[in-house]
């Protein structure tokens, strides 16, 4: 843009947009032709790959792993009866044919996997001829039996058949050798054997038919559980043990089972059938598969590598070669997995910096280390070169080893311990908690041991930890051990089997044994030596070893073995003795009981004491007589006798062992002895008798907390006999049997000889037992010691830490009880022996104390003080706890003390040191306040001086720091108590003992004594008693204030003397003890101080000191007011009484010792009195306390009572000290007048100037004294004596005890834990057995086709299936003992005479 068809609206100017159309330049596109160049497709021919398929050869090597296998599997050393493809050698041959079939074409079935059909071809594939022996068969006559050709450079060369030999390899037999377990003791039926006959590449029950019963096995058969072996490898001085990774050798295996094919070799890892299980694919019909090759994946695990490079090297298969193949192999790569080798520096450097850490604050230490100076470059890193491995050629490793060169101290150190073993130490945290630990043990307020730091030790590119193996372990012992008591000698031996050992002496053999020689004993590893990689690991190379073993030869001293012998071993005979030796008969007295009778009369009987029991129904007792069982007094004894166990009146009868003697015989005939056989107290079973005593079980009485017990009255079983089981015992001499050898005395049994003699006695000697003691030796020691535990042989049993346990399960034996074989898991660091020193002991001797007797006098009963406990409280402050706390610290709480508890302060502090400012210090004052203290005002100005200050005190600030009656007496120190004024504890040197340790010291006397004598392997010492000290009693001499005085005399100070068992006498060796004389005093004159080594983790941090810890405006500090003074009860240690040996009244005598100045206080006055007043004297023999001592004596009253006792409570009114008396002194005066009338059970002190009593005085203190420390008056009783309680010392003894009897320690029950046995059952796995079923497949048969081959049947089997019973494990309600575990109950079995040995 036209065309139809459908709907709408319509365009005129302008405008906007687009379209056409013309010319020009420039680009761009197509188309045609188009030298060459290239791509793609078809067919043909050669030639090479590649790939199907026929064919040959290799896939039975090579890699991997260790299931399985206890076995000719392996390791060693031999055999005969084999085979062998490739390789070598030697001989003979290789001649003539023939007929298929794959692939290929052409159809057909399946999803596939793959089949099926037609139709063609080749060969060195098949398959007949020929010919053949040194081949093979043979009935010795004979028969059977091969072959392939390819390539060519025409030399040949690489095959092929037959065959004899070789090498190397296989295959099969054999001797040795190669794991546990007897709680596996019988195993075997083709088994052992033989004949024949099949089979194999070969012998052969390998298989099969007959035939015979054998064959393996205590020198371990079968079975059950592990386990590949071996060269080596680890370890160890060896021997041995342990082990089998990597490299070698040899076997066995490929998903599990099961089979044959093929081939030289296979029953075949990457072939095949079939069965199971798994797992994939899939059209559902059917198929596939097999990492214990190399990676890698997943899973499981404490845990173990890279889907990596070559065929270049060494090998290997195929090929004539080239060559292909090879995840055999040669390399990289990851892993400190292990073995070697190297680095991360090296020299100088002290002011010993800084920091950490510790610190005695002085320091010490990391530490020459760092820093800082010089130097070096191994390694790493960058950059050049650049190999051996390979002769021509070929190099995965590799741009790798190695070489040179540059820059720089540059890139480079942890880990594990540090109590002992075992080399290295402090600090801080933590508090029996967290946590460590290899054993042992650390940790509970000061941890070398936990944690962390700082130091130091040891290794160091590693170090620990963890398993396992050997070693140390002489702790399985052959080299090399034991069995009285530590584990271990069977109860016993008679018989004695198997083994194992064996007298003297000849001769042969040659197995043991001995030397020669020769093989074998791969290789690597391990040893020397040498040599290559810079060393070295690592690799070469030589030599030598190697566990043995086999073969031949040779010798004969020993053993063995044959063989003939002797007598010392043993045995026999003959003549003697001994004796509870056995078994069986008979028998005897005494006593027990029980029964009859007599006599007689009230108790017996038992017991620490009782009671049950038995007696008036006549007991016990005592005569008579009778039954009956069971054990036999004296003798009589460490004696006898027996194998043990065990045997007792006597007589007989059988019987067995012994032991001496004297000669004779056999001729080694002997010792031991697994297993086996018998024996074998006591209790117990079982039949059957018996049946006095005794006496479990069982009653009954005591006993006790209980008393299923100890005691005591009863009493069945049994005890006793025959017959049969059982089979244990501290069955002991805790000692196994034989032989022999090695001083002695001594006692005693039996026997025989000598001497001697009257003898049988004495004496002496030997054989056999049985006891004491002992040399040598042995033993851990005790202790054994010719009857061995000693030297030594031979054989038999046992032993291996302790508990579980002589127990489970099994087995085999019993009627049963139950016996006899016999683990395990667990848990544990010890059990145990013997001996020491202790301490204990309801052991034992001996001694000592006021220990108990004897005596006096209290306590506990009452009232009151004190302290204590408990309450209670705001607070009642803290210690001190049996004895060895409780009138104690506290020798003195109204404030203070003060520590407590209320309230109100103050924070460098109440109090010490130092810095800085200030100011003299200091005196007085007002208001607040309970006070502490706050505010506030006033006065004062001093000392030294170098003039800057400085002492002394005072205020004010900073901060080190004070301060703490806070904790710890269980960090400490000192000091104290107690044993205990007990006599005793120890040492040096000898000496004994392996030691611990013991002797001294202990016996024998004596003492107060470990005092002091005797003796004595001890001989001195030390601390300890004693002694020296003070006191005091006597005398002497000096002095001497005080006193009125005293010359003696008294008293005060001082000195001396005196008492030593000296004297005498009596015992006794001494020591010494008994008497006595002379003294003041007689054996230590009284008394006091003075406390060994040690013990009580005894007290005391709160007297003071102190180490650690904790507080730091409070746990310090300062004030005020409480409180320690409370009050149900309980307990300690005192006072004062209950009266008359007394209380009141009166009168009257006599002291020691002390203390005083902020003291004692006289004279005197006051006051009933506590007191006041006064104010002399006295620092004290002088003066006070203090006039007096008081009890006593003289006198008086009271008269037995809740009193004239008692003196509590209380009111009341006074004193005194002191700021202060209420909580809360003390004294006095009137008044009041309680409890109590001599104290249960229990329990105390005292032995002579002592007890009991009287009173003074002092410390503390202002005051406060029934307390305590002193002092004097007054003035006693009894002590027989060690049997008993307490305590304590010595000797001995026993001991399971040693923070020592308050010690240890059993068992049940409760509780949690852990392992394990038994159980109805359940579940699972191993072997076999019996039966069904039966696959693929070999053999053998028969049909059909015969070229191959199908089908069928049968034998044999794998896998499945049913069954009975085996065996193993797991599990299982419940049960059933074991084991363990700070503080459970409930008794006390055992340890001592363990309280009944």
């Nucleotide at each position: 843009c036209a065309a139809u068809c459908c709907g709408a609206a319509u365009c005129a100017a302008g405008g906007c947009u687009g379209a056409g159309g013309a010319g020009g330049a420039g680009u761009u596109u197509g188309a045609g032709u188009g030298a060459g160049g290239u791509g793609u497709g078809a067919g043909a021919a050669u030639a090479c790959a590649c790939g199907a398929g026929c064919g040959g050869c290799g896939g039975a090597c090579g890699g991997c792993u260790g299931a399985g296998u206890a076995a000719c599997g392996c390791g060693u050393a031999g055999g005969a009866a084999c085979g062998u493809a490739c390789c070598c050698u030697g001989a003979a041959g290789u001649g003539a044919g023939g007929g298929a079939u794959a692939a290929g074409c052409c159809c057909g079935g399946g999803a596939a996997a793959c089949c099926g059909g037609g139709u063609c071809u080749a060969a060195u594939a098949c398959c007949g001829c020929a010919u053949a022996a040194u081949c093979u068969c043979c009935u010795c006559g004979g028969a059977g039996g091969a072959a392939a050709g390819c390539a060519u450079u025409u030399a040949u060369g690489c095959g092929c058949u037959u065959u004899a030999g070789g090498a190397g390899c296989g295959g099969c037999c054999u001797g040795c050798g190669u794991a546990c377990g007897a709680u596996u003791a019988g195993g075997u039926u083709g088994u052992u054997g033989g004949u024949g006959a099949g089979g194999u590449a070969a012998a052969g029950g390998c298989u099969c038919a007959c035939c015979a019963a054998g064959c393996c096995g205590a020198u371990g058969a079968u079975c059950g559980u592990u386990a590949g072996c071996u060269g080596g490898u680890c370890u160890g001085a060896g021997a041995g043990g342990a082990u089998g990774a990597u490299c070698a050798g040899c076997c066995a295996g490929a998903c599990u089972g099961g089979g044959a094919c093929u081939g030289a070799g296979a029953c075949a890892c990457g072939g095949c059938c079939c069965a199971g299980a798994c797992c994939c694919c899939u059209a559902c019909g059917g198929g596939g598969g097999g990492c214990a090759g190399c990676a890698a994946u997943u899973a499981g695990g404490a845990a173990u590598c890279u889907u990596u490079c070559g065929c270049a090297a060494u090998g290997g298969g195929g090929g004539a070669a080239a060559c292909c193949c090879u995840g055999a192999c040669g390399g990289a790569g990851c892993g400190a997995c292990g073995c070697c080798g190297c680095g991360u520096g090296c020299a100088g450097g002290a002011g010993g910096a800084a920091g950490g850490c510790c610190u005695u604050c002085g320091g010490g230490u990391u530490g020459u280390a760092a820093a800082c100076u010089g130097c070096u470059u191994u390694u790493a890193u960058c950059g050049g070169u650049g190999a051996c491995g390979a002769u021509u050629a070929u190099g995965a490793c590799g741009g790798u080893a190695g070489c040179c060169g540059a820059a720089g101290a540059a890139u480079a150190a942890g880990g594990a311990c540090c109590u002992g073993c075992u080399a290295a130490c402090u600090a801080c945290g933590u508090g029996c908690c967290a946590g460590c630990a290899g054993c042992c043990g650390c940790g509970g307020u000061c941890a070398u041991a936990c944690g962390u730091a700082g130091g130091g030790u040891c290794c160091a590119a590693g170090c620990g930890u963890u398993a396992u193996c050997c070693g140390g372990a002489a702790u399985u012992a052959c080299u090399g051990g034991g069995c009285g008591u530590a584990a271990a000698g069977a109860g016993u031996u008679g018989c004695g089997u198997a083994g194992g050992c064996g007298g003297c002496a000849u001769a042969g053999u040659a197995a043991g044994c001995a030397g020669a020689u020769a093989g074998u004993g791969a290789a690597a590893u391990g040893a020397u030596g040498c040599g290559g990689c810079u060393c070295a690991a690592c690799c070469g190379u030589a030599u030598g070893c190697c566990c043995a073993u086999u073969a031949u030869c040779u010798g004969a001293a020993c053993u063995g073995c044959u063989a003939a012998g002797c007598u010392a071993g043993a045995g026999c005979a003959c003549g003697a003795g001994a004796g509870a030796g056995g078994u069986a008969g008979c028998u005897g007295g005494a006593a027990u009981u029980c029964c009859a009778g007599g006599u007689g009369u009230a108790g017996g009987a038992g017991u620490g004491a009782a009671a049950u029991c038995c007696g008036u129904a006549g007991a016990u007792a005592u005569c008579u007589g009778g039954a009956g069982g069971a054990a036999c007094a004296c003798c009589g004894a460490u004696g006898g006798c027996g194998u043990a166990g065990g045997c007792a009146g006597g007589c007989u009868a059988c019987u067995g062992g012994c032991u001496c003697g004297u000669u004779g015989c056999u001729g080694a005939c002997g010792c031991u002895c697994a297993g086996g056989c018998a024996c074998g107290a006591a209790a117990g079973c079982g039949u059957g008798g018996g049946g006095a005593g005794c006496g479990a079980a069982c009653g009954g009485g005591a006993u006790u907390a209980g008393a299923u017990a100890c005691c005591c009255c009863g009493g069945u079983a049994g005890u006793c006999c025959a017959c049969g089981c059982c089979g244990u015992a501290a069955a002991c001499u805790a000692u196994g049997g034989a032989u022999g050898c090695u001083a002695g005395c001594u006692g005693u049994u039996g026997g025989c000889c000598g001497u001697a003699u009257c003898g049988a006695c004495c004496c002496g000697g030997u054989c056999a037992g049985u006891a004491g003691c002992g040399a040598a030796g042995c033993u851990a020691a005790c202790g054994c010691g010719u009857u061995a535990a000693g030297c030594a042989u031979c054989c038999c049993g046992c032993c291996u830490g302790u508990g579980g346990a002589g127990u489970a399960c099994g087995g085999c034996c019993g009627c049963a009880a139950g016996g006899c074989u016999a683990a395990a898991g667990c848990a544990u660091a010890a059990a145990g022996g013997a001996a020491u020193a202790g301490a204990c002991g309801g052991g034992g001797a001996u001694c000592c104390g006021c220990a108990c007797a004897a005596g006096c006098g209290g306590u506990g009963g009452a009232g009151c003080g004190u302290g204590u406990u408990g309450u209670u409280u705001a607070a009642u402050a803290c210690g001190a706890a049996a004895g060895u706390a409780a009138g104690c610290g506290u020798a003195g709480a109204a404030c203070c003390u003060c520590a407590c508890c209320a309230a109100g302060g103050c924070u460098u502090g109440a109090c010490a040191u130092c810095u800085c400012g200030g100011g003299a210090a200091g005196g007085a004052c007002u208001c607040c306040g309970a006070a502490a203290g706050g505010a506030g005002a006033c006065u004062g100005u001093g000392c030294c001086u170098u003039c800057g200050g400085g002492a002394a005190c005072c205020c004010g600030a900073u901060g080190a720091c004070a301060g703490g009656u806070g904790u710890u007496g269980c960090a400490u120190g000192g000091c104290c108590g107690u044993c205990g004024u007990c006599a005793g504890c120890u040492c040096g040197u000898g000496u004994c003992g392996u030691g611990a340790g013991a002797u001294g010291u202990u016996u024998g006397g004596u003492u107060a004594a470990g005092u002091c004598c005797a003796u004595c392997a001890a001989c001195g010492a030390g601390c300890g008693c004693a002694a020296c000290c003070c006191u005091u009693g006597u005398g002497g001499c000096u002095a001497g204030u005080u006193g009125a005085a005293u010359u003696u005399u008294u008293c005060u100070a001082g000195u001396c003397a005196g008492a030593c068992u000296g004297c005498c006498u009596c015992g006794g060796u001494a020591a010494c003890g008994g008497g006595g004389a002379g003294g003041a005093a007689g054996g230590a004159g009284g008394g006091g101080a003075u406390g060994a080594u040690g013990u009580c983790a005894g007290g005391u941090c709160a007297g003071u000191a102190u180490u650690g810890c904790c507080c730091u405006u409070a746990c310090g500090c300062c004030u005020u007011g409480g409180g320690c003074c409370a009050c149900a009860g309980a307990c300690a240690c005192g006072c004062u009484a209950c009266a008359a040996u007394g209380g009141c009244c009166g009168g009257u005598a006599c002291a020691a010792a002390g203390a005083g100045c902020a003291g004692c206080c006289a004279a005197c006055c006051c006051g009933c009195g506590a007191g006041g007043g006064g104010g002399a004297g006295c620092a004290a023999a002088u003066c006070u306390c203090a006039u007096c001592a008081a009890a006593g004596c003289c006198g008086g009253u009271c008269c037995c009572a809740g009193u004239u006792c008692g003196g509590a409570u209380u009111g009341u009114a006074g004193g005194c000290u002191g700021a202060a008396a209420c909580u809360c002194g003390c004294c006095u005066g009137c008044a009041u007048g309680a409890a109590g009338u001599u104290g249960g059970a229990a329990u105390c002190g005292c032995u002579a100037g002592u007890a009991a009593u009287g009173g003074c005085a002092g410390g503390u203190c202002a005051g406060c004294a029934c307390a305590c420390u002193g002092c004097c008056g007054u003035g006693a009783a009894u002590a027989c004596g060690u049997u008993c309680c307490c305590g304590g010392a010595u000797c001995u003894u026993g001991u399971a005890c040693u923070c020592a009897c308050c010690g240890c320690c059993c068992g049940u029950c409760a509780a949690a834990c852990c392992a394990u046995g038994a159980a109805a059952g359940u579940c699972g796995g191993g072997g076999g057995c019996a039966c069904c079923c039966g696959a693929a497949g070999u053999g053998u048969c028969g049909a059909c086709a015969u070229u191959a081959g199908u089908c069928g049947a049968u034998c044999c089997u794998a896998a499945g299936g049913u069954g009975a019973a085996u065996u193993c494990g797991a599990u299982g309600a419940u049960u059933g003992g074991g084991g363990u575990u700070a503080a459970g109950u409930c008794g006390u079995a055992a340890c001592a005479a363990g309280g009944u040995a």